[in-house]
Parts: sequence; structure tokens; C1' cells
RNA sequence: GGCUCUGUAGCUCAGUUGGUUAGAGCACCAGUUUAGUAAAUUGGAGGUCGAGGGUUCAAAUCCCCCUGGAGCCU
Repeated sequence: GGCUCUGUAGCUCAGUUGGUUAGAGCACCAGUUUAGUAAAUUGGAGGUCGAGGGUUCAAAUCCCCCUGGAGCCU
């Protein structure tokens, strides 16, 4: 330098060929329980979907460009 994959909550990930609410598990906070802690259980908060632009009535999803990570080739 070229090619492929990938970036979504603090972490690991899902998201059905664009469609009406952006989700799960763990972690965190609070309640119940306990003498107390852990465990269990119930609830809650937490995201401008890597940045910018475009297409569209509508974009995490499609296109362009930039950028972080991984792999392969030279």
C1' cells in the first nucleotide's frame, strides 16, 4: 500500500433484505429479605448506535468520506 471483518449502555453482545419505543445478560443504584453481608427477588437509572455528509416520508440499518480495532496479502 491492497483486501476482508468490525465500532450499539461501564463490559460482552443482539437488533429478522429501512417502518413507528433502541434491547438482553453481567455490572451499578434503590426496595424486600438477613442480626449484618453475600445470595435470591422486585424495580430503576444509564445510549445523541465511532465522526461528518448524502439518499428517503422515514436511517443503527443504504451510499460517500474520515477515523479506532482485528485478520490476510504484498

Predicted 3D model of a 74-nucleotide RNA (transfer RNA) from Octopus sinensis. The organism belongs to Octopus, within Eukaryota. Rfam family: tRNA. Its mean pLDDT, the model's own confidence on a scale to 100, is 81. RNAcentral records the identical sequence in 2 taxa. The sequence is in RNAcentral, with records from Ensembl Metazoa and Rfam.